Transfer RNA from an Alphaproteobacteria bacterium, 74 nucleotides, folded computationally.
Its Rfam family is "tRNA". Gene Ontology term of the family: triplet codon-amino acid adaptor activity.
Taxonomically the source falls in Alphaproteobacteria (Bacteria, Pseudomonadati, Pseudomonadota).
[in-house]
RNA sequence: CGGGACGUAGCGCAGCCUGGUAGCGCGCCACCAUGGGGAGGUGGAGGUCCCCGGUUCGAAUCCGGGCGUCCCGA
Numbered sequence: 001c002g003g004g005a006c007g008u009a010g011c012g013c014a015g016c017c018u019g020g021u022a023g024c025g026c027g028c029c030a031c032c033a034u035g036g037g038g039a040g041g042u043g044g045a046g047g048u049c050c051c052c053g054g055u056u057c058g059a060a061u062c063c064g065g066g067c068g069u070c071c072c073g074a
Base pairs, nucleotide, nucleotide: 001073002072003071004070005069006068007067010026011025012024013023020057028044029043030042031041032040050066051065052064053063054062
């Protein structure tokens, strides 16, 4: 320098192809339960969907440009 993959909750990931309410597991908080914990049960909080712009009634999703991590090639 060229090519590819990935970036979504504290962590690990799905959703993207085919635009239409942002989800799952773990973790966290409260309650139930226990002599007290753990396990279990019920409920809850937590997101500029990497950034900027474009298309659209509507963008995590499509398009353009950047940034970061990893891999391959030179």